[in-house]
RNA sequence: UGCUUAUCAAGAAAGGCUGAGGGUAAUGGCCCGCAGAAGCCUUGACAACCUCUUUCGGUUACGCCGAAAAAAGGUGCCAAUUCCAUCGCUGUUGUAAUGCAGUGACAGAUAAGUC
Numbered sequence: 001u002g003c004u005u006a007u008c009a010a011g012a013a014a015g016g017c018u019g020a021g022g023g024u025a026a027u028g029g030c031c032c033g034c035a036g037a038a039g040c041c042u043u044g045a046c047a048a049c050c051u052c053u054u055u056c057g058g059u060u061a062c063g064c065c066g067a068a069a070a071a072a073g074g075u076g077c078c079a080a081u082u083c084c085a086u087c088g089c090u091g092u093u094g095u096a097a098u099g100c101a102g103u104g105a106c107a108g109a110u111a112a113g114u115c
Base pairs, nucleotide, nucleotide: 002114003113004112005111006110007109008108013043014042015041016040017039021032022031023030026086027085028084029083044078046076049074050073051072053069054068055067056066057065058064059063082107087104088103089102090101091100092099
């Protein structure tokens, strides 16, 4: 990098350095930013994908599966629904253009496994 599976409407701060961008494909919007962006460092928090541990159940069973707890380890993450939309379908509005709502897909992010 590719592939597979799962999740993505919840949640989570301060300080220091630095100095103009950022919101994770592209485009169009909209928003954040010198009252300090992105990045780096320190401490802290959030969460529960993997590991460890504990309890219960399924089992003859140290094994395996499921549920729950905990949060030590590995990641992740700490503006706005993945910030919104784009493509399809359904409904609704209207003469129509359009608008609105729902749903699915594409794309993306994260975790685990694998090539």